Small-subunit ribosomal RNA, central domain from a metagenome, 350 nucleotides, folded computationally. Rfam family: Bacterial small subunit ribosomal RNA. Gene Ontology terms of the family: ribosome and structural constituent of ribosome. RNAcentral holds the full RNA, with entries from SILVA. The coordinates come from a structure-prediction model, not an experiment, and the mean pLDDT is 87.
Context: one part of a larger RNA
C1' cells in the first nucleotide's frame, strides 16, 4: 500500500453555519456521455503458452498457432448511472393556531447572608485546632440591638426535570430577540444530507485599557506539624475571582460513542403537546407524536458492556488510527501584546 479499525485497547475534529466536492425520492418522454454486445483497425519483433520440427538428449534454435487486460473507429441496445423537457407529494420548507422551557441580550428592582463604618448594652476575653499558637481584645474585642455603606452571590422551589449547536443556563420583573414542539387544513415541488478549505461561537485559568473589589483566594508572610515540610492544619494576605471593551482558542471541551436517513421484542419511569373513553368536575383507563431515564430480547462485542436515545442491520458525507519512548517535542511555516496555540518529523533506542 491493500485491508482492517476509532465507548474503555492507537483512533470522532469541543461546537456550529456554510463553499468546492460527494451522495441523493416518485414518475414519463427525449439523448446516448458512463455501462453493455457486435464489427472493423491497431497492439514490432523476440519472449512467456500451446501444437509441431532441428542438434545422439537437454539448454539452445527454427516453424505455425493462440494470447495480449488496452487504444481507435463504426453499428446497435436503454435496464441503471448522467444528461435535457415535463409531471408528482411522501423528504424538505413555508404559511395558521396552541404549547413548555435556567435558551440569548439589556435595563430596573429585591431579600437573606458574609465584612466595614457610626451609636447603643456590656465586660474579660476571642478566636481557632488533633492539641497549639501566631492572630483580635480593657484605645472595650467576641455577644447583643439599631442605623448606613458596598460588593459578589441568588437558599427553599429544585426534580438522572427543563432549554441550548456544543461551551454552557437557576431570585423578580419589563423590553429585544433565537430555537423547538403538537394539532388541523392549505401552499411550494427535491429546494435535500455530508461538509476539506473558509468563517463564526467557544469553561475555567491568562494578557491588554479603564473600572470595581463584600466574601474568597495562586503569589507571599508568620504560627504549628515534621528527622526535613518550599505541603497537608491555622492567622493574614495580593494578583485573580464581578463590569465594560478588545485579545487568547485551550480542557476527563467526555456520552472517553461525527452528522443524517431507513429498519429491527418488550417492560417501566418522567417532561412537553393532543386524541378517545369516563365524570357534574379534577382524578383514573387506552392510545398518537416530541424529548429524557432505568431494565430487558433478538443481534453484536475481546470482555465489560450497547441493545429503537444501538455499540444492531444497512446506505451517504466527513474527520482520524496504523508498535512503545524520543514527541504532541524539534525545526520551518502561520496567528498571538505575550504566554503560547496551530500544523509537525528525524536520529537514536527497546
Nucleotide at each position: 500500500u491493500u485491508g482492517g479499525g476509532c465507548g474503555u485497547a492507537a483512533a470522532g475534529g469541543g461546537c456550529g453555519c456554510g463553499u468546492a466536492g460527494g451522495c441523493g425520492g416518485u414518475u414519463u418522454u427525449g439523448u446516448a456521455a458512463g455501462u453493455c454486445a457486435g464489427u472493423u483497425g491497431u497492439g514490432a519483433a523476440a519472449g512467456c503458452c500451446c501444437g509441431g520440427g532441428g542438434c545422439u538428449u537437454a539448454a539452445c534454435c527454427c516453424c505455425g498457432g493462440a494470447a495480449g487486460u488496452g487504444c481507435g473507429a463504426u453499428u446497435g441496445a436503454u435496464a441503471c448511472u448522467a444528461u435535457a423537457a415535463g409531471a408528482c407529494u411522501u423528504g424538505a420548507g413555508u404559511a395558521u393556531g396552541g404549547u413548555a422551557g435556567a435558551g440569548g441580550g439589556a435595563a430596573a428592582u429585591g431579600g437573606a447572608a458574609u465584612u466595614c463604618c457610626u451609636g447603643g448594652u456590656g465586660u474579660a476575653g476571642a478566636g481557632g485546632u488533633g492539641a497549639a499558637a501566631u492572630u483580635c481584645g480593657u484605645a472595650g474585642a467576641u455577644a447583643u440591638c439599631a442605623g448606613g455603606a458596598g460588593g459578589a452571590a441568588c437558599a427553599c422551589c429544585g426534580g438522572u426535570g427543563g432549554c441550548g449547536a456544543a461551551g454552557g443556563c437557576g431570585a423578580u420583573u419589563u423590553c429585544c430577540u433565537g430555537g423547538g414542539c403538537c394539532a388541523a387544513u392549505a401552499c411550494u415541488g427535491a429546494c435535500g444530507c455530508u461538509g476539506a478549505u473558509g468563517c463564526g461561537c467557544g469553561a475555567a485559568g491568562g494578557c491588554g485599557u479603564g473600572g470595581g473589589g463584600a466574601g474568597c483566594a495562586a503569589a507571599c508572610a508568620g504560627g504549628a506539624u515534621u528527622a526535613g515540610a518550599u505541603a497537608c492544619c491555622c492567622u493574614g494576605g495580593u494578583a485573580g475571582u464581578c463590569c465594560a471593551c478588545g485579545c487568547a482558542g485551550u480542557a476527563a471541551a467526555c456520552g472517553a460513542u461525527g452528522a443524517g436517513u431507513a429498519c429491527u421484542a418488550g417492560g417501566u419511569g418522567u417532561a412537553g403537546c393532543g386524541g378517545g373513553u369516563a365524570u357534574u368536575g379534577a382524578c383514573c383507563c387506552c392510545u398518537g407524536c416530541u424529548g429524557u431515564g432505568c431494565c430487558g430480547c433478538a443481534g453484536u462485542u475481546a470482555a465489560c458492556g450497547c441493545a429503537u436515545u444501538a455499540a444492531g442491520u444497512a446506505c451517504u458525507c466527513c474527520g482520524c488510527c496504523u508498535g512503545g519512548g524520543a514527541a504532541g517535542u524539534a525545526c520551518g511555516a502561520u496567528c498571538g501584546c505575550a504566554a503560547g496555540a496551530u500544523u509537525a518529523a528525524a536520529a537514536c533506542u527497546c